[in-house]
Background
Model confidence (mean pLDDT): 88 of 100. Predicted 3D model of a 473-nucleotide part of an RNA (small-subunit ribosomal RNA, 5' domain) from an uncultured prokaryote. RNAcentral holds the full RNA, with entries from ENA.

Context: one part of a larger RNA
This record gives sequence, structure tokens and C1' cells, in this order.
RNA sequence: GAACGAACGCUGGCGGCAGGCCUAACACAUGCAAGUCGAACGAACUCUUCGGAGUGAGUGGCGCACGGGUGAGUAACGCGUGGGUAUCUACCUAUUGGUGGGGGAUAACUUUUGGAAACGAAAGCUAAUACCGCAUAAGCCCUUUUGGGGAAAGAUUUAUCGCCGAUAGAUGAACCCGCGUCUGAUUAGCUAGUUGGUGUGGUAACGGCGCACCAAGGCGACGAUCAGUAGCUGGUCUGAGAGGAUGAUCAGCCACACUGGAACUGAGACACGGUCCAGACUCCUACGGGAGGCAGCAGUGGGGAAUAUUGGACAAUGGGCGCAAGCCUGAUCCAGCCAUGCCGCGUGAGUGACGAAGGCCUUAGGGUUGUAAAACUCUUUCAGUAGGGAAGAUGAUGACUGUACCUACAGAAGAAGCCCCGGCUAACUCCGUGCCAGCAGCCGCGGUAAUACGGAGGGGGCUAGCGUUGUUC
Repeated sequence: GAACGAACGCUGGCGGCAGGCCUAACACAUGCAAGUCGAACGAACUCUUCGGAGUGAGUGGCGCACGGGUGAGUAACGCGUGGGUAUCUACCUAUUGGUGGGGGAUAACUUUUGGAAACGAAAGCUAAUACCGCAUAAGCCCUUUUGGGGAAAGAUUUAUCGCCGAUAGAUGAACCCGCGUCUGAUUAGCUAGUUGGUGUGGUAACGGCGCACCAAGGCGACGAUCAGUAGCUGGUCUGAGAGGAUGAUCAGCCACACUGGAACUGAGACACGGUCCAGACUCCUACGGGAGGCAGCAGUGGGGAAUAUUGGACAAUGGGCGCAAGCCUGAUCCAGCCAUGCCGCGUGAGUGACGAAGGCCUUAGGGUUGUAAAACUCUUUCAGUAGGGAAGAUGAUGACUGUACCUACAGAAGAAGCCCCGGCUAACUCCGUGCCAGCAGCCGCGGUAAUACGGAGGGGGCUAGCGUUGUUC
């Protein structure tokens, strides 16, 4: 000098754009953040012009693995980059072949009943695109072959939307490998599923991934192991560059969801707002037993130098479901708060004296504040008042919002501070104080004439900011 997710002190007019718990991955009151489909299904209820329309519990389908948060863990194929295959992929696209005929249940509901509650139990009834056989098999799978196995679902307003098998694509995911990826040797040896083989199991799939047996290997001063620290990257800051530091916001990947463990469902999870077990904590309880998980958006307590509203809307963009109408969406778009930063604008302009008053200094003559003020002549940005008023929305639909912007009106009117003045370093005098009180980044000032302390006048610098502190280069 530059930079900052900054903080503190003094001060503070407006706007645009951005940013805003860096600390306790501490604990959380309350509300909301994932639903949707009656064009899959039966029953119930409401309205009815008796045509029908609607409501919400339940069965069923799809979604809830996305989106959103956080960085605890992780020194690792985690990430970056470049390759590879032994793999899977719901919805979507294209092509192709099918969609025949049956069956038994069950929730809801009714009755009885247990419990304080959470939640159940028994009996009976019923439907389906829920479940289960049979038939069929172009292609598919297994195979030793004249072989074996395996599928489907209907709905409707009659236009369609669906269902099953197969192939290809697209998308997403999985796994493997080369190279790169912090510090410490005051960590030198580490390793028994360890390293390899055979077999078997398991997986979507290769593989000690698991297991049985066999062999005795494997890694390491080119730093194994251990310990400490840390999410990684695109980037960001600085620097002429090389480099150094860093990883907020935005984007990609990874990991986590009270702590630890586990699987279920599913195309996909070992699942933030799912399940089970254990633990700590909080709450309810009739003491028998139950309920919960903000590192989602707001908000509260706590911690801290320090970081915002328990706001509006689905209008746009996008997502889920639905044929659709539409519903949901704290994603998102907006608004609120904060000079936290960057950028822009204003706080007036011109004329105005051998120079008012006042202040300060003085050699007492004067000098300076100073064209500064007053006064005169103008202007009206911004803010204000009144009127008009978009775009964002292809046909409708605007939270923002009567917003941006435009026009008119009034009046210099509502709008300047902060730090410094011994040298470095731009800027000097007086008074007070008297090694005191104090200053200070370094050198150093202060003990009676202090340009260095405190005040005043004057001056210098920056300016809605200015200084200080912290950190990086």
C1' cells in the first nucleotide's frame, strides 16, 4: 500500500447492487418447511334442479433418495485431473411383441373389548390398477437340450391415459487404475484376513467383500506405522511475476443429520422433518407406560468483540402429484433490519471589501479567520407534497406495488463529520500543566518559556464516513 463475512470509538442525508453466527455439530417454546391422485377402489357423509356435484378418513399408485442446511468426521481413490468396465438405472425417448382366463383375502365399516394416554385385541362383512395361481412367450434368462424357467390391469366424458416383456438411447449412479493433494523422525519399524492361491458364498457388479483349506507373504528413509491439523476443488486476496495466504457468498464433489449401531421398503437410502435397538438429555403419566430430535425458514436461551423478521406471495423460474382444472412448495421471487462492503449523488451556485462584527495572535502599527459571512441575483438534484403510472405476463394470472419512472408545486430550504499538525509525514502559534497529569507505531516528549501532554485559534488529510484493533499478502 492492498484486502476483509470483520469488531470497537465518534459521526451519520439519499439511492442502486451485494453481503450478514467466522464462537457452542450448544440446548430448543411456537408456527410453517412434502405432498398429491375420485380418470385405481369400496364404504360413509353433505348439497341436489334427482341429471349430478362435492368432502375428507381408509386400501392402492407416484413422490418423500430431489430441493434446503451444516462442515463434526475424513490425510482418504475423499477431492482434482486423465483413463477403464465386471455393472445397475424409476420417470423420459425410439423400436418391437403382448394385454387370455380364474381364485382367495384384507383395511375401511359393524359389534365386543383392553389402556390414563400413546396405541391396541377379538369376531363378522367388502372392493381394487392391492395379492396369488393357471394359460401363452416374438424376444429374454438358465442350459448338457427333442430341455427347463418366467408377464400383464384396468379406467374414462370414447378423445385417450394406462399395464407387461424385450432391445437401443438419454440421464443418473456404482466400482477400478495412473498422477497430484498439510506438518512432525524429539514417531522406524508396521501387518494374521495380514499378502497371495484354490473352492464356495454373497453383490447390480470385479474383488479377502465373507468363509473353509493351502502357501508365507505384503508395506517401509522415494518416509510405512503413529501423532497433530484439515472437508476438497473451480476460485478468492495479495504480488510485476514467481510465489505466499485462503476455501464466506456463487458453482461442482464428498460427508453428516441428538450420540452409537442395524437393517426394512424401494429403480435409487442403510434414509435431516421413515423404522428398530442402545445411550445421554427434555417432556407427559392414573407410575403400568409413553412422546421428542431446527447442522430446513423465522424465532428463543446460552456462548461471544460480533452477525437480521416468529414478514408477503406462489405473480415469475423450477420441483412433486394429477388427463386436466388444480393442490403443495420457508426451493424460489420479493419485502423488513444493519454505512457490513462496493458504486453513484447531495448537503447549493454566481456576485460580493484595500476587508463588518466576534474570535485568535500581536513588535499595539497591524496580521489572520476571509469572499468566508451579511447582502443581492439565481438554481431545485436528492428528500417533501400533489397528479399520472409501466415492464417483468406469448391468451388469463403481479406478491413486489401505486414500486421504478414521468409531470407539476414550494423553498436555500431538511442534510458534515472524523483523524492529524516533533521527525518518519502534508500541516504552528498562544494559554494551562511542571518527570505531575498525560502522550506514544518507532525514535522518543513532560523536571517553569512544551510546535510532542490538555484547551483554544489557525492549518493539513480523507469525507457519509473517519480513526483504532485484528488477520493475510